Overview:
This is a predicted structure of a 154-nucleotide RNA (glmS glucosamine-6-phosphate activated ribozyme aptamer). Of the family's consensus pairs, 85% are formed in the model. Rfam family: glmS glucosamine-6-phosphate activated ribozyme aptamer. Its family is annotated with catalytic activity and regulation of gene expression in the Gene Ontology. Rfam classes the family as a riboswitch. The sequence was found by an Rfam model in a public genome assembly.
RNA sequence: AAAUUCAUACAAGCGCCAGAACUGAUGCAGAUCAGUUGACGAGGGCGGGGUUAAUCGAAGUUUUCGGCGGGUGCCCCGCGGUGUAAUCGACACCGUCAGCUAUCGGACAAACCACGAGAGUGAUCGCGUGAACAAACCCGGUAAGUCGAUUCAA
Numbered sequence: 001a002a003a004u005u006c007a008u009a010c011a012a013g014c015g016c017c018a019g020a021a022c023u024g025a026u027g028c029a030g031a032u033c034a035g036u037u038g039a040c041g042a043g044g045g046c047g048g049g050g051u052u053a054a055u056c057g058a059a060g061u062u063u064u065c066g067g068c069g070g071g072u073g074c075c076c077c078g079c080g081g082u083g084u085a086a087u088c089g090a091c092a093c094c095g096u097c098a099g100c101u102a103u104c105g106g107a108c109a110a111a112c113c114a115c116g117a118g119a120g121u122g123a124u125c126g127c128g129u130g131a132a133c134a135a136a137c138c139c140g141g142u143a144a145g146u147c148g149a150u151u152c153a154a
Stems, first nucleotide, its partner, number of pairs: 014069004019065001020037007040057003046078006079095005085151006101143006113130004118125002
């Protein structure tokens, strides 16, 4: 340095499947075996610990049912930022674009659909092209945001 083998890791609106539905084989049937489906994107991450029904809309006569696990949510601590021109302390709110609330305004998606071309006996799965549509804890405007000590400046 290369090859081989084994183990581990890989995902984060993510993974999984004992229920359920569906398919194939066998079977009169019950059933057995082998499979398939089981959430469409947008938004969301300081570090550690804890915790679990953790934001928003799209679609929809049906499973986007039901369940398990995880998780960028939340809580506590630490660190950091803002609230004053500086430093320190307290308190509040946040997380590096570092302000909660109210209100006004703004943008953007994928599935779906159409067309095309694939894998599979099948349920079904993956891909390309085209046109479209959303809300928000997303983006922007406005209103309204400390106390104490010591300084600085006037």